[in-house]
RNA sequence: UUCUUAUCAAGAGAAGCUGAGGGAACUGGCCCGUUGAAGCUUCAGCAACCUCUGACAUAGUCAGAAAGGUGCUAACUCCAGCAAGGAUUUUUUCUUGAGAGAUAAGAG
Numbered sequence: 001u002u003c004u005u006a007u008c009a010a011g012a013g014a015a016g017c018u019g020a021g022g023g024a025a026c027u028g029g030c031c032c033g034u035u036g037a038a039g040c041u042u043c044a045g046c047a048a049c050c051u052c053u054g055a056c057a058u059a060g061u062c063a064g065a066a067a068g069g070u071g072c073u074a075a076c077u078c079c080a081g082c083a084a085g086g087a088u089u090u091u092u093u094c095u096u097g098a099g100a101g102a103u104a105a106g107a108g
Base pairs, nucleotide, nucleotide: 001108002107003106004105005104006103007102008101013043014042015041016040017039021032022031023030026081027080028079029078044073045072046071049069050068051065052064053063054062055061056060077100082097083096084095085094086093087092
């Protein structure tokens, strides 16, 4: 970096260093930020993909655990963008799907 599968409405932050941006990219919106953004470090936490234990009706399912490998700790993946449909009736809104993205596991 590519492919496959699964999940994405829940959950969980303090300190130190530093100092102006950040919310993936583009456009638009809306937010966060000198009462400290992003980044780095430490500690803590959340979750349960891999993992571990047990049971069973055993390609698996269910229950439990959290030592280890990841991940995550503002807002639905912050919202929209493309397609279809509904409401409203000319402006908004809702639903579903796609696309893009994120994470995990596996494969090349």
Record summary: A computed fold for a 108-nucleotide RNA from Aquibacillus saliphilus, annotated as SAM riboswitch aptamer (S box leader). Its Rfam family is "SAM riboswitch aptamer (S box leader)". Rfam describes the family as follows. The SAM riboswitch is found upstream of a number of genes which code for proteins involved in methionine or cysteine biosynthesis in Gram-positive bacteria.